[in-house]
Transfer RNA from an Alphaproteobacteria bacterium, 77 nucleotides, folded computationally.
């Protein structure tokens, strides 16, 4: 420089063919339980979907370009 992959909630992931309100464990916060914690259990918060921009009736999904991180090549010292 070049080519693949990754980027979704604090953190680790999912998310079907592109369709109307974008999920789960785990953390956190509030209750119940308990003599206190822990465990369990009930019920909450928490998202510009990395950015711009474009196809499109409609984009986490497809395109272009950027940004960041892996790998794996080439060149030059």
């Nucleotide at each position: 420089g070049c080519a693949g992959c990754u980027g979704u909630a604090g953190c680790u992931c999912a998310g079907u063919u592109g369709g109307u309100u974008a999920g789960a464990g785990c953390g956190c916060c509030g209750g119940a339980u308990u003599g206190u914690g822990g465990a369990u259990c009930c019920g909450g918060a928490g998202g510009u979907c990395g950015g711009u921009g474009g196809u499109u009736c409609g984009a986490c999904c497809c395109c272009a370009c950027c940004c960041a991180g892996c790998u794996g090549u080439a060149c030059c010292a």
Rfam family: tRNA. The family's RNA type in Rfam is transfer RNA. From the family's description: Transfer RNA (tRNA) molecules are approximately 80 nucleotides in length. It was read from a public genome assembly. The organism belongs to Alphaproteobacteria, within Bacteria.